[in-house]
RNA sequence: GCGCGUGUAGCUCAGCGGUAGAGCACGUCACUGAUAAUGACGGGGUCCAUGGUUCGAUUCCAUGCACGCGCA
Numbered sequence: 001g002c003g004c005g006u007g008u009a010g011c012u013c014a015g016c017g018g019u020a021g022a023g024c025a026c027g028u029c030a031c032u033g034a035u036a037a038u039g040a041c042g043g044g045g046u047c048c049a050u051g052g053u054u055c056g057a058u059u060c061c062a063u064g065c066a067c068g069c070g071c072a
Base pairs, nucleotide, nucleotide: 001071002070003069004068005067006066007065010024011023012022013021018055026042027041028040029039030038048064049063050062051061052060
């Protein structure tokens, strides 16, 4: 330099056109002599950025950026 892939909650990931979810983690409460475990409830995301298509974009398209893989 070229090609391909991935960028969504603190972490690992789902969702792939109709204003976003799970598990773990975190907080509060219950339980316990106390902790752990368990149970209930709760907080937390301008969905990498900028444009475009669309009535509507996390989702489709283009460019850029970051990371990974391959080729030179």
A computed fold for a 72-nucleotide RNA from a bacterium, annotated as transfer RNA. Its mean pLDDT, the model's own confidence on a scale to 100, is 83. Its Rfam family is "tRNA". Gene Ontology term of the family: triplet codon-amino acid adaptor activity. By type it is a transfer RNA. The sequence was found in a public genome assembly.